Predicted 3D model of RNase P RNA and transfer RNA as a complex of 435 nucleotides.
RNA sequence: ACAACAGUUCGGUCUGUCGCCCCGCCUUUGGCGGAGAGGAAAGUCCGGGCAACACAGGGCUCCAUACUUCCUAACGGGAAGGUCCCGGUACGCAGGUGCCGGGAACAGACAGUGCCACAGAAAAUAACCACCCAGGCACGUUGUGUCGGGGAAAGGGUGAAAACGUGAGGUAAGAGCUCACGGCUUGUUAUGGCGACAUAACCUGCGGGUAAACCUUAUGGGUUGAAAGACCAAAUAAACCGGAGUUUGAGGGCUGCCCGCCCGAUUCCGGAGGGUAGGUCGUAAGAUUCCCCGGGUGACCGCGGAACCAGAUAAAUGACAGACUAAAACAGAACCCGGCUUACGGAGCUGUUGUUUUA
RNA sequence: GAUACGUUAGCUCAGUCGGUAGAGCAUUUGCCUUUUAAGCAAGGGGUCCCGAGUUCGAAUCUCGGACGUGUCACAA
Numbered sequence: 001a002c003a004a005c006a007g008u009u010c011g012g013u014c015u016g017u018c019g020c021c022c023c024g025c026c027u028u029u030g031g032c033g034g035a036g037a038g039g040a041a042a043g044u045c046c047g048g049g050c051a052a053c054a055c056a057g058g059g060c061u062c063c064a065u066a067c068u069u070c071c072u073a074a075c076g077g078g079a080a081g082g083u084c085c086c087g088g089u090a091c092g093c094a095g096g097u098g099c100c101g102g103g104a105a106c107a108g109a110c111a112g113u114g115c116c117a118c119a120g121a122a123a124a125u126a127a128c129c130a131c132c133c134a135g136g137c138a139c140g141u142u143g144u145g146u147c148g149g150g151g152a153a154a155g156g157g158u159g160a161a162a163a164c165g166u167g168a169g170g171u172a173a174g175a176g177c178u179c180a181c182g183g184c185u186u187g188u189u190a191u192g193g194c195g196a197c198a199u200a201a202c203c204u205g206c207g208g209g210u211a212a213a214c215c216u217u218a219u220g221g222g223u224u225g226a227a228a229g230a231c232c233a234a235a236u237a238a239a240c241c242g243g244a245g246u247u248u249g250a251g252g253g254c255u256g257c258c259c260g261c262c263c264g265a266u267u268c269c270g271g272a273g274g275g276u277a278g279g280u281c282g283u284a285a286g287a288u289u290c291c292c293c294g295g296g297u298g299a300c301c302g303c304g305g306a307a308c309c310a311g312a313u314a315a316a317u318g319a320c321a322g323a324c325u326a327a328a329a330c331a332g333a334a335c336c337c338g339g340c341u342u343a344c345g346g347a348g349c350u351g352u353u354g355u356u357u358u359a
Numbered sequence: 360g361a362u363a364c365g366u367u368a369g370c371u372c373a374g375u376c377g378g379u380a381g382a383g384c385a386u387u388u389g390c391c392u393u394u395u396a397a398g399c400a401a402g403g404g405g406u407c408c409c410g411a412g413u414u415c416g417a418a419u420c421u422c423g424g425a426c427g428u429g430u431c432a433c434a435a
Stems, first nucleotide, its partner, number of pairs: 001355010012324007020036001022034005038330001042341002045339005050225004057259004062221005067081005082106001083104009107216002112214002114210003128156002131151003135147005164182006183206002187202006229281004240271005251263003275433002288307004293302003360431007369384004378415001386402005408424005
């Protein structure tokens, strides 16, 4: 220097002309001035603010989360760590150890239940072949064949998965049956750490997998969402038909079911119809943005200063020309914020790896 | 804007506690018939919307995405 990967930042600027929405002022069918999309405004996947429900209460169900500590208004988000797994590399005969990078829905499978197709004897109370023991029968000579019985998980074969690994002893044959080394696991103690956990010693054991199967344990969750809701205006059919229920409590109280509580006299379902479908607020000064200093490994926090930064209801933010080497990607606010996820032409920066060149 | 759901053969749909994906219609070929329809027999046809993950194994379970559909104003 180039390429790949990962992370991070940016997401055109300026000038002129003509337009659009909103606000302010004026001499008001116009003029002047100000302001005018995003990093994701998106998906609506989480969390919160805000609002309504009369938010007594209890039980069951349902949903979500799941290593630790911290951050935060809160979170399933983020930061820092622990453990495990994968890749590269160095050392070592090997088990393994160190370093670098990446990933993890990472509680529990000795609480219980279920499932594990095909293959295989057997998929979790393992004897098919082969092995060993004693016996019956046949052949006829210390063996072969066959029959049933017992022992044995070391060998073969099947499978994604077969009952700790290697070696030695031991035995009729064998087996953690015993021993040495190693791996994993339960528990206790000691040390270090806030903790997850790590290291060491001792002890117990080797009991397949699956909880993104039911489930268990722990923690959390009232429901509904701006079409929430508040006010004003306008309008009228508390009628008609069919069915069901009701002071022996129907029905309602936006929270799945039950109990309970409160209101309570007309209520619910269907049919065919009638009226209004306008305005204001909610609605943009806020967990707001930028800068300096300080604290923290970091997410983030604190003090101080400055700024005001879109706001509609058929819904604005555009078009043309020129310049900057080129102006192009994904894409357009609708109550507001913090995250996550997804889409994205191009440019800058940082790191790692590889190739080439130079010193 | 909020909320609930769906996507499997050309079309309409099954497929539940994970184990080789099916039905009806359509389509192709043959038989029957003078011919067509109907009928009979045989066959072909699948990115289970897409991508990741869990698992020995995914249409099915989990996560993310794409496309499509339904419902939701006021008062007496």

Rfam match: Bacterial RNase P class A. Rfam's curators write: Ribonuclease P (RNase P) is a ubiquitous endoribonuclease, found in archaea, bacteria and eukarya as well as chloroplasts and mitochondria. The family's RNA type in Rfam is ribozyme. Its mean pLDDT, the model's own confidence on a scale to 100, is 76.